[in-house]
Background: RNAcentral holds the full RNA, with entries from SILVA. The part of an RNA shown here (small-subunit ribosomal RNA, central domain) has 350 nucleotides and comes from a metagenome. It matches the Rfam family "Bacterial small subunit ribosomal RNA". Rfam links the family to the GO terms structural constituent of ribosome and ribosome.
Context: one part of a larger RNA
RNA sequence: CUGGGCUUAAAGGGUGCGUAGGCGGCCUUGAAGGUGGGGUGUGAAAGCCCACGGCUUAACCGUGGAACUGCGCUCCAAACCCCAAGGCUUGAGGGAGACAGAGGUGAGCGGAACUGAUGGUGGAGCGGUGAAAUGCGUUGAUAUCAUCAGGAACACCCGUGGCGAAGGCGGCUCACUGGGUCUCUUCUGACGCUGAGGCACGAAAGCUAGGGUAGCGAACGGGAUUAGAUACCCCGGUAGUCCUAGCUGUAAACGAUGAGCACUAGAUCGUGGGGGCUUCCACACCCUCUCGGUCGUAGCGAAAGUGUUAAGUGCUCCGCCUGGGGAGUAUGGUCGCAAGGCUGAAACUC
Numbered sequence: 001c002u003g004g005g006c007u008u009a010a011a012g013g014g015u016g017c018g019u020a021g022g023c024g025g026c027c028u029u030g031a032a033g034g035u036g037g038g039g040u041g042u043g044a045a046a047g048c049c050c051a052c053g054g055c056u057u058a059a060c061c062g063u064g065g066a067a068c069u070g071c072g073c074u075c076c077a078a079a080c081c082c083c084a085a086g087g088c089u090u091g092a093g094g095g096a097g098a099c100a101g102a103g104g105u106g107a108g109c110g111g112a113a114c115u116g117a118u119g120g121u122g123g124a125g126c127g128g129u130g131a132a133a134u135g136c137g138u139u140g141a142u143a144u145c146a147u148c149a150g151g152a153a154c155a156c157c158c159g160u161g162g163c164g165a166a167g168g169c170g171g172c173u174c175a176c177u178g179g180g181u182c183u184c185u186u187c188u189g190a191c192g193c194u195g196a197g198g199c200a201c202g203a204a205a206g207c208u209a210g211g212g213u214a215g216c217g218a219a220c221g222g223g224a225u226u227a228g229a230u231a232c233c234c235c236g237g238u239a240g241u242c243c244u245a246g247c248u249g250u251a252a253a254c255g256a257u258g259a260g261c262a263c264u265a266g267a268u269c270g271u272g273g274g275g276g277c278u279u280c281c282a283c284a285c286c287c288u289c290u291c292g293g294u295c296g297u298a299g300c301g302a303a304a305g306u307g308u309u310a311a312g313u314g315c316u317c318c319g320c321c322u323g324g325g326g327a328g329u330a331u332g333g334u335c336g337c338a339a340g341g342c343u344g345a346a347a348c349u350c
Stems, first nucleotide, its partner, number of pairs: 003322004007304002012318001014201004021194003025088006033081002035077008049065006091191001092188003095184005103177007110154001114150008125136002162169002206247006215241002220236004258317006266295005272289005299306002323350003332343004
């Protein structure tokens, strides 16, 4: 390389949008590039292969055949791929009506708790732990009441619940705004799928500038514990955590499971919609579409397990793997303010 693989053994890109490319629904007609077939020319000789023959045999040699899987020209076919033209509605999209939602952005508002300040009551402890101590307190703490200020987070509702492409999203109200589902089957008529590069988004921590700082709290100081204790426990506490603008671009970014389409027993629970049955309404029941779970048949799997939300059966496209260590290191390139990211070896060794 081929092949075989990628939940857990090495291996799915963090996620989306999308360029090139690859792949692509049904019907009709035409053309004939691919494709298939016929003819013809060529495909040197030798060699290989087959048959026969010549040296006593063999090696070797001779004669004939086959082969030379290819290419050119020409004729034919038209199923499939491609191309051209025309049409269709099931894929896809638009429209109308309805619905659910912590989807996003901005602004405003609210209560509980906490801390601080001021004032009142009160008078010796409080706090903390396994036990203590550091710490706080007669300059009046802890406790309790009132008022004020501040920042951060939103108990209950809350759910195997919902929304989002992922990261993620939870007090209330308003404004702006993205996506989805169902019903009608009204319109367009293949407009589709995937997607190397590219672009955008991307938890936490970290960085730059400015603000903010209640609580918590790396670092740091102190008290304990201990043989020691650069820890676990306790008292403090800076960066940070918060906001605005920008950067970083990584995570066990996980379902450790790429995206799309089709097909393949069921049972049950939840979510959002539509319909039927019931004289009517409601409940119940039944059918159906969407999303989220549990169990399970066949199948698959090394097993664990998975099982219409596949890891089953197939097709299309992308990414990735190829023994362990060395090593996600060195080097070069590139991005970044830096930290570092992306790309990414070899010697050697087992």